[in-house]
RNA sequence: UGCCGGGCGGCCGCGCGCCGCAAGGUGUGAGGAAAGUCCGAGCUCCGCAGGGCAGGGUGCCGGGUAACACCCGGCGGGGGCGACCCCAGGGAAAGUGCAACAGAGAGAUACCGCACGCCUUUGGCGUGUAAGGGUGGAAAGGCGAGGUAAGAGCUCACCCGCGGCCUGGCGACUUGUCCGCGAUGUAAACCCCACUCGGAGCAAGAAACGAAAGAGCGUUUGAGACGGCCCGUCAAGCUCUCAGGAUUUCGCUUGAACCCACCGGUAACGGUGGGUCUAGAUAGAUGACCGCCGAAUACAGAACUCGGCUUACAGGCA
Numbered sequence: 001u002g003c004c005g006g007g008c009g010g011c012c013g014c015g016c017g018c019c020g021c022a023a024g025g026u027g028u029g030a031g032g033a034a035a036g037u038c039c040g041a042g043c044u045c046c047g048c049a050g051g052g053c054a055g056g057g058u059g060c061c062g063g064g065u066a067a068c069a070c071c072c073g074g075c076g077g078g079g080g081c082g083a084c085c086c087c088a089g090g091g092a093a094a095g096u097g098c099a100a101c102a103g104a105g106a107g108a109u110a111c112c113g114c115a116c117g118c119c120u121u122u123g124g125c126g127u128g129u130a131a132g133g134g135u136g137g138a139a140a141g142g143c144g145a146g147g148u149a150a151g152a153g154c155u156c157a158c159c160c161g162c163g164g165c166c167u168g169g170c171g172a173c174u175u176g177u178c179c180g181c182g183a184u185g186u187a188a189a190c191c192c193c194a195c196u197c198g199g200a201g202c203a204a205g206a207a208a209c210g211a212a213a214g215a216g217c218g219u220u221u222g223a224g225a226c227g228g229c230c231c232g233u234c235a236a237g238c239u240c241u242c243a244g245g246a247u248u249u250c251g252c253u254u255g256a257a258c259c260c261a262c263c264g265g266u267a268a269c270g271g272u273g274g275g276u277c278u279a280g281a282u283a284g285a286u287g288a289c290c291g292c293c294g295a296a297u298a299c300a301g302a303a304c305u306c307g308g309c310u311u312a313c314a315g316g317c318a
Stems, first nucleotide, its partner, number of pairs: 001318004006293005012287001014029006031299001035310002038308005043201004050231004055197005060074005076087004090192002095190002097186003111133002113129007141159002144156003160182005166176001168173001205250004213241005224234002257276008
């Protein structure tokens, strides 16, 4: 990291489907996470789902997928003896902000020091300096030589870092040559950049059954509808009070489904052929007993469905 996490038989008891007038028969009946509700969709409704602003999401490159913040393969950085594991856009030079204390100074400076000059000379003043010392996590790239009053990339050789052209690659990037530059970090701080996003949600929604009344606004001078605003489009109804109903049916399970074989692909995955039908409850079904096997019951029970992620897990196997 992956897999299993009970199986077989008997007897009785439950839910659903089908057959049957009925009695009854027959098929089937919780998970790898059903949990979290963190993402993505299918589906339903809003007349259409248009444009813009605001707002949200993602963030190395390429591929997969219905789509995704997921999966696969790579690039870069880091860890490990190793198999492997972890991290993640660019910009700090578009702008704004933040970085305690110490220290002269953290987008800049002279505390000590060094050199020269002057003086009232165990010191003082001026000018030059940033190599040495000190403070600090970090102080104008490192080391050596030359040069200088003393010094300094001031100059030179080598090296380091950043950037650029060429070279290899679809690309992230990269080996090597050459050229240029040489003062920190932070953007999961605001921001800029690239791509992307209509909203609400199965308590969505559809139908059946039931039921009287009142008020306001509006009808091309347009109420209202479309997540907020504007534009645009449609439009004759819309809103409130009160009342009926809050019952039944559908949605509700055949699905981007599962299994096997072959082919393509490094892989994720895709294609072709064959096979299977495996819960649909709604005060909510799967339980009790017996026998055998056994390493053996841990975490734990569907409520529209699926693809993921995260969390929990006795024991056994690889």
Molecule: Bacterial RNase P class A
Organism: chicken gut metagenome